[in-house]
Context: one part of a larger RNA
Molecule: large-subunit ribosomal RNA, domain III
Organism: Planococcus wigleyi
RNA sequence: GAGUAACGAAAGACGGGUGAGAAUCCCGUCCACCGAAUGCCUAAGGUUUCCUGAGGAAGGCUCGUCCGCUCAGGGUUAGUCGGGACCUAAGUCGAGGCCGAUAGGCGUAGACGAUGGACAACAGGUUGAUAUUCCUGUACCACCUCCCCGCCGUUUGAGCAAUGGGGGGACGCAGAAGGAUAAGGAGAGCGUGCCGUUGGUUGUGCACGUCCAAGCAGUGAGGCGUGGAAUGAGGCAAAUCCCAUUCCUGAUACGUUGAGCUGUGAUGGCGAGAGGACUUGUCCUCGAGUCCCUGAUUUCACACUGCCAAGAAAAGCCUCUAGCGAGGCGGGAGGUGCCCGUACCGCAAACCGACACAGGUAGGCGAGAAGAGAAUUCUAAGGUGAGC
Repeated sequence: GAGUAACGAAAGACGGGUGAGAAUCCCGUCCACCGAAUGCCUAAGGUUUCCUGAGGAAGGCUCGUCCGCUCAGGGUUAGUCGGGACCUAAGUCGAGGCCGAUAGGCGUAGACGAUGGACAACAGGUUGAUAUUCCUGUACCACCUCCCCGCCGUUUGAGCAAUGGGGGGACGCAGAAGGAUAAGGAGAGCGUGCCGUUGGUUGUGCACGUCCAAGCAGUGAGGCGUGGAAUGAGGCAAAUCCCAUUCCUGAUACGUUGAGCUGUGAUGGCGAGAGGACUUGUCCUCGAGUCCCUGAUUUCACACUGCCAAGAAAAGCCUCUAGCGAGGCGGGAGGUGCCCGUACCGCAAACCGACACAGGUAGGCGAGAAGAGAAUUCUAAGGUGAGC
């Protein structure tokens, strides 16, 4: 320079409390803002920032009794969620091998490698902080067993079954129609509460609520598929499997897939509110829970139709033999179930931007009125009032 510029998009007011001290902390009442988000879940990333108690030097663009700050203590519970004990893609590594002054490079078999495939749990409650993990109720999956019951078999072979064969898994995009559900409704019924400081309120009144999963059993809109026999140089051996050829037969059958619905689960839970008890923030009791309408961007399902740019692999799974083979299968009962993650933020003051930075950040849910609409305006649930 100068007590100058700045104090980083935004609405706060009042009352009460705490305290040495309050515009700034806490509580309450109004008011205001977001509402395809400024709400909720979650991936990456961060790594204790989470919760409780205490504190105020510094950090906080002012203040501060407050904090993502300081100190102390506490907090993340899984057979089923995500990953591993399963599979493979790009890619990486790579026994032998090839190449190369050395170092090393490439690469077969093989291994690793999810952003994909496969795979068994749902509802409610609970903490100051975790919950598909704890608790309650109801399930499912794999494996084991001396146990119980039934059936079959021991060379006239029960049963298991490949690191092998075959099937399957198994896949693009666009369009239109249909079924169903989620969700919503200012409709009716039912339940609970209310009756007015008014222009008006016992009325065809007002406000709020009207719910529930996996599993198991049945049913099922639809979609797709013919089935049987004989023969055979193929599928690196074999095959009853696949495939090829011939013959017979053809769907209201059968098989497979499939959302949903019904019953059960549920004599349970939740529930607008109401009543009671006392230790005054906990416990106990009661409580309607039906119909109708609209209707998805969700699901059946890349199923159908169309198109050209012609749209992963492997395992699990099914089947076939090779082979193994003396006990096996089904039901019941009992038992076992490993390792890692799990707090919190997550369009942000906790991530990436040197900052408590008007920037950036993948995916899912995403209500009402008006509307073609996820536009836009006002609102619900929920969140917030931007650190002078």